RNA sequence: GGAGUCGGCCAGGCAGCCGCGGUGGAUCCAGCGGAUCCACGGAGGAAAGUCCGGGCUCCGCAGGGCAGGGUGCCAGGUAACGCCUGGGGGGCGCGAGCCCACGGAAAGUGCAACAGAAAGUAUACCGCCCAAGCGUCCCUCGGGACGCCGGCAAGGGUGAAAUGGUGCGGUAAGAGCGCACCGCGCGGGUGGCAACACGCCGCGGCUAGGUAAACCCCACCCGGAGCAAGACCAAAUAGGGGAGCGCGCGGCUUCGGCCGCAAGGUGUGGCCCGCACCGGCUCCCGGGUAGGUCGCUUGAGGUACGCGGUGACGCGUAUCCCAGAGGAAUGGUUGCCCACGACAGAACCCGGCUUAUCGGCCGACUCCCUCC
Numbered sequence: 001g002g003a004g005u006c007g008g009c010c011a012g013g014c015a016g017c018c019g020c021g022g023u024g025g026a027u028c029c030a031g032c033g034g035a036u037c038c039a040c041g042g043a044g045g046a047a048a049g050u051c052c053g054g055g056c057u058c059c060g061c062a063g064g065g066c067a068g069g070g071u072g073c074c075a076g077g078u079a080a081c082g083c084c085u086g087g088g089g090g091g092c093g094c095g096a097g098c099c100c101a102c103g104g105a106a107a108g109u110g111c112a113a114c115a116g117a118a119a120g121u122a123u124a125c126c127g128c129c130c131a132a133g134c135g136u137c138c139c140u141c142g143g144g145a146c147g148c149c150g151g152c153a154a155g156g157g158u159g160a161a162a163u164g165g166u167g168c169g170g171u172a173a174g175a176g177c178g179c180a181c182c183g184c185g186c187g188g189g190u191g192g193c194a195a196c197a198c199g200c201c202g203c204g205g206c207u208a209g210g211u212a213a214a215c216c217c218c219a220c221c222c223g224g225a226g227c228a229a230g231a232c233c234a235a236a237u238a239g240g241g242g243a244g245c246g247c248g249c250g251g252c253u254u255c256g257g258c259c260g261c262a263a264g265g266u267g268u269g270g271c272c273c274g275c276a277c278c279g280g281c282u283c284c285c286g287g288g289u290a291g292g293u294c295g296c297u298u299g300a301g302g303u304a305c306g307c308g309g310u311g312a313c314g315c316g317u318a319u320c321c322c323a324g325a326g327g328a329a330u331g332g333u334u335g336c337c338c339a340c341g342a343c344a345g346a347a348c349c350c351g352g353c354u355u356a357u358c359g360g361c362c363g364a365c366u367c368c369c370u371c372c
Base pairs, nucleotide, nucleotide: 001368002367003366004365005364006363007362008361009360010359012337013336014335015334016333017332018331020042022040023039024038025037026036027035028034029033044343048354049353051352052351053350054349055348056226057225058224059223068222069221070220071219072218073087074086075085076084077083088102089100090099091098092097103217104216108215109214110211111210125156126155127152128151129150133148134147135146136145137144138143164182165181166180167179168178169177183206184204185203186202187201188200189198190197191196230294231293232292233291240285241284242283243282244281245280248261249260250259251258252257264278265277266276267275268274301320302319303318304317305316306315307314308313338341
C1' cells in the first nucleotide's frame, strides 16, 4: 500500500423568527377550567414486522390427565426465551473467521420421480466360471470348445444413494470365505461437570443403507384473553327500589286508568290578587350511558468507577430523571457551513430476533505485496 474478518459508535451541524403538545412556577379571570409570561425537557437504531419471551390486568387461581402447540448437542447467563455466552461435533475458508432444527432410523408405519436387474425379506442386464451333474462336437486319447442345469457378485452399466476400503491368501470363478491394516458397532478404561475425545484394552466379520422442518417415539415447556386489559368518580332524561307527606269534587271507563276543576308546588313580585307552567310532590339508595380521572411511564432504567467471572452477566458505591398524547404534539421558515444527509414516526412497558437503512468514525485481528 492492497484485499478482508469481527465488534462498537454517529445518523447533517449552528444561529434567528413563528408555531404545536407535556410538566412546574407566577399573574389575571367568579369558577370546572381557561389565557398570558418564564423555565425545563419533547421519537428510533430500528419507534417497523407483531415472530418469540416476560412484567402488568381481568377471567372459573390454572393441581393432574387428554387433545393441541412449541423446543431439541452440552454447560452456564437471565424475570424468561426459540435469545445470549462459553464449549463439543459437522461443513466452508490459506487465514482472521463464518454457517448448521445438531435427540432417536439394530420400536413400528410410510416414502424414494426418472433410470436401473435390483431402492431393502435385496437382486442379476452385460459380464465371469464350467470344479460337480447331463448333453453335442472335435481330438494328437492327456484333453479342448459349446450348450443345459447351475455357481458368482470381482469388473462394466443405472442412479442423489447399490449392502465397508486397500492388500495378501484362497477359488472353477468369486466372495469377510480367511488374515493384516484402516473404517464401523458393542462393552470397558482414561480425561472432562457434561456434550464428547482417545496412536488405550477386549469382543463382533459387518449384522445396523437414506429420510423424523413424514407420521411416530423420547425428554422438557405452554391455562385463556389482552391497555378497546382493567379500576374509580359520575350528570340530564327514562326505567328500578325505599321513606315521608298528600290522595278533594265531577265525568268517562275495557276497572289498568284517563280528562276537567280544586287543594298544592314553581317562576314573576317587597307582599296580595293576577298571569304562566306543573299537577301527585319531596328526599334517599342502586345499576348504567354521556363525560371525567387513573392505569401512563421510576424502570429486570441510564451514566461513571470498583470488584468477581474466559465470557454472557452479577454485586457494590456515587450520580441522573430522559416524550407521555388521546383523532393523536415533536413542525415550518430564513441565513451560513460541509463530506449534501438513508431507512423511517412512540400509543401500557421491557428483553430479544428478523427486516429496511445515504454515508462516516473508532478499536481488535487476518492474508498478500513493497521498503528499511
This is a predicted structure of a 372-nucleotide RNA (Bacterial RNase P class A) from a Gammaproteobacteria bacterium. The RNAcentral record of the sequence draws on ENA. The gene name in the source record is rnpB. Lineage of the source: Bacteria > Pseudomonadati > Pseudomonadota > Gammaproteobacteria. It matches the Rfam family "Bacterial RNase P class A". Rfam's curators write: Ribonuclease P (RNase P) is a ubiquitous endoribonuclease, found in archaea, bacteria and eukarya as well as chloroplasts and mitochondria. The prediction has a mean pLDDT of 76.